[in-house]
Context: one part of a larger RNA
RNA sequence: UGACGGGGGCCCGCACAAGCAGCGGAGCGUGUGGUUUAAUUCGAUACUACACGAAGAACCUUACCAAGGCUUGACAUGUCGGUAGUAGGAAUCCGAAAGGGCAACGAUUCCGGUUUACCGGAAAGCCGACACAGGUGCUACAUGGCUGUCGUCAGCUCGUGCCGUGAGGUGUUGGGUUAAGUCUCAUAACGAGCGCAACCCUUGUCCUGUGUUAAUUUCUCACAGGAGACAGCCCAGAAAAUCUGGGAGGAAGGUGAGGAUGACGUCAAGUCAGCAUGGCCUUUAUGCCUUGGGCAACACACACGCCACAAUGGGUGGUACAAAGGGCUGCGAAAGAGCGAUCUGGAGCUAAUCCCAUAAAGCCACCCUCAGUUCGGAUUGUAGGCUGAAACUCGCCUGCAUGAAGCCGGAGUUGCUAGUAACCGCAGGUCAGCAUACUGCGGUGAAUACGUUCUCGGGCCUUGUACA
Numbered sequence: 001u002g003a004c005g006g007g008g009g010c011c012c013g014c015a016c017a018a019g020c021a022g023c024g025g026a027g028c029g030u031g032u033g034g035u036u037u038a039a040u041u042c043g044a045u046a047c048u049a050c051a052c053g054a055a056g057a058a059c060c061u062u063a064c065c066a067a068g069g070c071u072u073g074a075c076a077u078g079u080c081g082g083u084a085g086u087a088g089g090a091a092u093c094c095g096a097a098a099g100g101g102c103a104a105c106g107a108u109u110c111c112g113g114u115u116u117a118c119c120g121g122a123a124a125g126c127c128g129a130c131a132c133a134g135g136u137g138c139u140a141c142a143u144g145g146c147u148g149u150c151g152u153c154a155g156c157u158c159g160u161g162c163c164g165u166g167a168g169g170u171g172u173u174g175g176g177u178u179a180a181g182u183c184u185c186a187u188a189a190c191g192a193g194c195g196c197a198a199c200c201c202u203u204g205u206c207c208u209g210u211g212u213u214a215a216u217u218u219c220u221c222a223c224a225g226g227a228g229a230c231a232g233c234c235c236a237g238a239a240a241a242u243c244u245g246g247g248a249g250g251a252a253g254g255u256g257a258g259g260a261u262g263a264c265g266u267c268a269a270g271u272c273a274g275c276a277u278g279g280c281c282u283u284u285a286u287g288c289c290u291u292g293g294g295c296a297a298c299a300c301a302c303a304c305g306c307c308a309c310a311a312u313g314g315g316u317g318g319u320a321c322a323a324a325g326g327g328c329u330g331c332g333a334a335a336g337a338g339c340g341a342u343c344u345g346g347a348g349c350u351a352a353u354c355c356c357a358u359a360a361a362g363c364c365a366c367c368c369u370c371a372g373u374u375c376g377g378a379u380u381g382u383a384g385g386c387u388g389a390a391a392c393u394c395g396c397c398u399g400c401a402u403g404a405a406g407c408c409g410g411a412g413u414u415g416c417u418a419g420u421a422a423c424c425g426c427a428g429g430u431c432a433g434c435a436u437a438c439u440g441c442g443g444u445g446a447a448u449a450c451g452u453u454c455u456c457g458g459g460c461c462u463u464g465u466a467c468a
Base pairs, nucleotide, nucleotide: 001468002467003465004464005463007462008461009460010459011458012457013456015452016451019416020415021414022413023412027306028305029304030303031302032301033300034298035297042053043052064293065292066291067290068289069288070287073132077131078130079129080128081127082126083125088105092101093100094099108123109122110121111120112119113118134282135281137280138279139278143276144275145271146270147269148267150265155194156193157192158191159190160189161170162169163168173186174185175184176183200259201258202257203256205227206226207225208224209223210222211221230253233247234246235245236244237243309409313368314367315366316365317364318363319362325356326355327354330349331348335344336343337342375406380401381400382399383398384397385396386395422444423443424442425441426440427439428438
C1' cells in the first nucleotide's frame, strides 16, 4: 500500500421489511447430470452453466456410430508428361447409394500459318507424376477479435508542486450536499484525463408546413421542422452549495418516462466448434463421398417453463374494442365443399390501397350447483388432414372414443415499486414442415413501502492483523 475480520462509523440497492403473484408437490414440454449405448457428436458447470451456443436434429444440418467406397482427393494454386479409337459416355450391368465396369456414339473455344478433311500454339476438360490440398484433430494456460461478471457500482488515474531515507502519501481526506469523485466550503496543494451528467433515439403537450393509399377540410393520422422544463417564479424553513415542505402556471416538476451508452481493472472467467491465428499432431486417413442409424435411449436426480387442481369458474349462443409486424419460390380474399384439421378457387396486393386477420380477456343471456364433477386434461385406440422424395425409429394438426395424476403443494426459494406486478390475447425471426422457447406489441390493471435492527451484495472513512 492492499486484502481480510462472526472490528467500528456513515450510506446505497426489490437486500431485508410491507405487499402481490409464483416455484418447490401432480401431469407434460425443454435443458443438464447420471446411467445405458455401436453412437447416444462437441462445448457451457456457484453467483457469471443447466428453453445456454441451437433464431427451430425426419434426410440434409451433423461434427457421432455401423457398413460400403475414393486417394492430388469435395475445394485452391502451380510444375512436368500424355490426350483419337484415348478421355468421356444417354441406354445397359453390379450396387442401398456413393462408386465401379461397359457396346453404340464420340471432341469444345480462340489465335496464327498454310490451305480446307492439314499443321502449330493457347485455354478448358481428362489421365499420370509431383509440390500440396484437407482436418468441427489438441492446446482459450501460446493468441487476436468478441463476450460474461463485479456494475450503470462511482469510482480509476496523471502532470507539476509539497511531505517522507524509502515503499509511498498528498491531491481523491474533513464539514455539508447529491442518483453521482454531483456541487460547495475548508484545506500544501493547483490543475487535468478516463468515467458521472449532458449531447443521441423513442415517448408524453402544443405550433407551423406538406397530404396519398389515411382523414374529410380545423380534428385524427403520417412525415418534416420548431416550441416547451431550467428548481425558471412565489411563500416558509435552512443557506456556502443546495436541500426540505407548500403553491402558481403547465400536457409534463424536480434525472418527466423508457432505451442506447459499461471507466481503470478482476476472474490464466468463456469461446481454437462463428471467424482469424502460433505451435503440435494426422496425410490410402484424425481427409472426402454415400446409405442407414444416432444426437430423440431411461431406474433416477436437478434447472427453466406450460397446463391444472375449478364457481372471480366450466360450457353454449350473441355482441364490442387494439397495437406492432410480415408478404412475390410470397400473403392469399369472395364464393363453394367438409363436424373439423383442411381442400377447391383464384380476386387483389411489390402494400397507410390487397392479404395474413374473427384479437382475447370483456359485456349480455341461458345451463351446470361443489362432485375427482359438464373440474382437469395426461395416456391410449381408431379414422383422417398438411408439409415433404420420404413422417417406422422421429413432425404438426383434426374428429370420435378413452379419460390418469391432481382438491393449492415440506424445508426452502424467485420476480416485481406503476401503466409496474398479475391476467389476456396478437405478431415476428428461425422455418418445406414443427414454439409451452425467444424477441416485440397492445388490452384489462392492482397491493404495499413504518423503516434500515437483521440477511445478501456494494461504496467511503477508520481500526486490528501471525496474510501478500

This is a predicted structure of a 468-nucleotide part of an RNA (small-subunit ribosomal RNA, 3' major domain) from an uncultured bacterium.
Model confidence (mean pLDDT): 81 of 100.
The RNAcentral record of the full RNA draws on Greengenes.